[in-house]
């Protein structure tokens, strides 16, 4: 200096004028009004994708269905997230990636094209052995053709075709056998909490993949959501018809609480009112700073701080200074809260660092 990989921080400064929301104060003529003085978007506020708080339904019961996570240890209110670790797979390497429980068995099902055959004691298309039958020749024997049976060594399709390499065997062969290598299982020992390494012993090589197909195992999951949910105001008119059951409860069953059962609950239709205000609603798993425990997530003590609250919905316009300029002019990207937090994930300018890797020069 390139080029690559991790991490942190910013989100544009200063002031002037005029405005918009919210809260605090003061006058007074008491007004949704005027003066003063405060605060006022984001790192993703987005997507609404995962857990949560909160609120209502019964305090949220039983089973079954159905859905959801899936190495191991921690963290957390909880999470499909985080941290640390194991295994695996990509990079020279800093480092990244992984839905990473079970196909050796509980059981189905699927494995394009090609291929003879795609999964249970598979599977003969060429080949390569026996044995037989016909035929031809240069006739103890060779050659072709066809039959029957052997053969997974070899060749040829595939992503994949039932370990590898040497030997024994054998008509030609094959884990048939035999050494050794790999891999699996299983038992034991050593070290970890654990995932899991390592190391010996025994087994037969019989066991291809896919469980982000059904399925099995474990563990979690009741259900709607601020239009939740309460309060107070303001207004209104009933009518027909159906009816013995309706409802919480939302697949489903059981349990159980509620209204009603002809003075009728509750649907259904047709008329009619209203569509204001307030609480919810900003003090919260809180932000900052120390000090302590942990390898780190992150916990725990002290200290300090208060930091939007709309409801058609508020951040804006303008000028100046700075800044940059290729002197024209720019002065920023992505993008605007709607109960709320904790995530992930996608947009998106830019500033600094840490490491690795090659290349230079001292």
């Nucleotide at each position: 200096c390139a080029g690559g990989u991790c991490g942190g921080c910013c989100a544009g400064g200063c002031g002037g004028u005029c405005g918009c929301c919210c809260c605090c104060u003061g006058a007074c003529g008491a007004g949704u009004g005027c003066g003063g003085g405060g605060g006022g978007a984001g790192g993703a506020a987005a997507g609404u994708c995962c857990g949560g708080g909160c609120u209502c339904c019964a305090c949220a019961g039983g089973g079954c269905a159905c859905g959801g996570u899936g190495c191991u240890g921690g963290g957390u209110a909880a999470c499909g997230c985080c941290c640390a670790g194991g295994c695996g797979g990509g990079g020279u390497a800093a480092c990244c990636c992984g839905a990473c429980g079970g196909a050796a068995g509980a059981g189905g099902g699927c494995c394009a094209c090609a291929g003879a055959a795609a999964a249970g004691c598979a599977g003969a298309c060429a080949g390569c052995c026996g044995g037989g039958g016909c035929g031809g020749c240069g006739u103890u024997g060779c050659c072709g053709c066809c039959c029957c049976g052997g053969u997974g060594a070899u060749g040829g399709u595939g992503a994949a075709a039932a370990g590898g390499u040497g030997g024994u065997g054998u008509a030609a062969g094959a884990g048939a056998c035999c050494a050794c290598c790999g891999g699996c299982g299983u038992c034991c020992g050593u070290g970890g909490u654990g995932a899991c390494a390592c190391g010996g012993g025994c087994g037969g090589c019989c066991a291809g993949g896919c469980a982000a197909c059904c399925c099995c195992c474990a563990c979690c999951g009741g259900g709607a959501g601020c239009a939740a949910g309460g309060u107070c105001a303001a207004g209104c008119a009933g009518g027909a018809g159906c009816g013995a059951g309706g409802g919480g409860c939302g697949g489903c069953c059981c349990g159980u609480c509620c209204c009603a059962c002809u003075u009728g609950a509750g649907c259904u239709c047709c008329g009619g009112g209203u569509a204001g205000a307030c609480c919810g609603c900003g003090u919260g798993a809180g932000g900052c700073g120390g000090c302590g425990g942990g390898c780190a997530a992150c916990c725990g003590c002290c200290g300090u701080c208060c930091u939007a609250g709309a409801u058609a919905g508020a951040u804006g316009a303008u000028c100046g200074c700075g800044c940059c300029u290729u002197c024209g002019g720019g002065u920023g990207a992505c993008a605007g809260a709607a109960c709320c937090c904790g995530g992930c994930u996608u947009a998106u300018g830019g500033c600094c660092g840490g490491c690795c890797u090659g290349g230079g020069u001292g």
This is a predicted structure of a 362-nucleotide RNA (Bacterial RNase P class A) from an Anaerolineae bacterium. RNAcentral holds the sequence, with entries from ENA. Rfam family: Bacterial RNase P class A. Rfam classes the family as a ribozyme. Rfam's curators write: Ribonuclease P (RNase P) is a ubiquitous endoribonuclease, found in archaea, bacteria and eukarya as well as chloroplasts and mitochondria. Of the family's consensus pairs, 96% are formed in the model. The source organism's lineage runs through Bacteria, Bacillati, Chloroflexota and Anaerolineae. Its mean pLDDT, the model's own confidence on a scale to 100, is 77.